[in-house]
RNA sequence: CGAAAACAUUUCUAGGGUUCCGCGACAGUUUACUGUUGGCCUGGUCCGAGAGAAAUGCGCAGCCGCUAUGGGUGUGACACGGAAGGACAAAAGCCUGGGAGAA
Numbered sequence: 001c002g003a004a005a006a007c008a009u010u011u012c013u014a015g016g017g018u019u020c021c022g023c024g025a026c027a028g029u030u031u032a033c034u035g036u037u038g039g040c041c042u043g044g045u046c047c048g049a050g051a052g053a054a055a056u057g058c059g060c061a062g063c064c065g066c067u068a069u070g071g072g073u074g075u076g077a078c079a080c081g082g083a084a085g086g087a088c089a090a091a092a093g094c095c096u097g098g099g100a101g102a103a
Stems, first nucleotide, its partner, number of pairs: 007057006015047002020044002022041001023038006058076004063071002078098001080101001084096003
């Protein structure tokens, strides 16, 4: 000084907040609802990982083979990290970002 299919998607999880629901408090009233408020409310919905999980697809290298848009095996390693800003109602391990920087 230095490349990237150091892949992608989905479903989840750690985590996250408070639009909606539920719950708590207060107020009103037609006693069943309405309004205000609380996330220092367990939760459902919701957001959610490059450095978390699984599955699928895909890439790469062999193998089998009835040659098909086929099957099967292996492999996809490693990964410390701010501050600040951004989105949605809001926040975050989300995004900027495998960034700056460190090693």